[in-house]
RNA sequence: CUGCGGGAGAGAUCCAACCGCCGCCCCUACGCGAGUGGGGGACGGUGUGCGGGCGCCGAAGGGGCAACCUCCCCGGAAACUCUCAGGCAAAGGGACCGCGG
Numbered sequence: 001c002u003g004c005g006g007g008a009g010a011g012a013u014c015c016a017a018c019c020g021c022c023g024c025c026c027c028u029a030c031g032c033g034a035g036u037g038g039g040g041g042a043c044g045g046u047g048u049g050c051g052g053g054c055g056c057c058g059a060a061g062g063g064g065c066a067a068c069c070u071c072c073c074c075g076g077a078a079a080c081u082c083u084c085a086g087g088c089a090a091a092g093g094g095a096c097c098g099c100g101g
Base pairs, nucleotide, nucleotide: 001101002100003099004098005097006096011054013053014052015051018049019047020046021045022044023043024041025040026039027038028037029036030035055088056087057086061084062082063081064080068076069075
């Protein structure tokens, strides 16, 4: 480096005038009718979309402290710490661990 297996934490949170879906209402075309198609709504609900708020997590990456590496210099150095980045259903990702090449 690569194949396989294992691999934690933290709201399926809130808003929502954008977007999607569902319902409702209005307009309209066709139809004898049931109904079907098209358009509109600052109406309601909802979301695994976009964006934002607050809260939270530490195990990609990054920063800090420094026990230690027999002492000094140089250099290295945590799973501690910060939370910039990342993450908070599942999936994916994932430090690190085991086996094989």
Record summary:
This is a predicted structure of a 101-nucleotide RNA (Glycine riboswitch aptamer) from a soil metagenome. The model forms 89% of the base pairs in the Rfam consensus.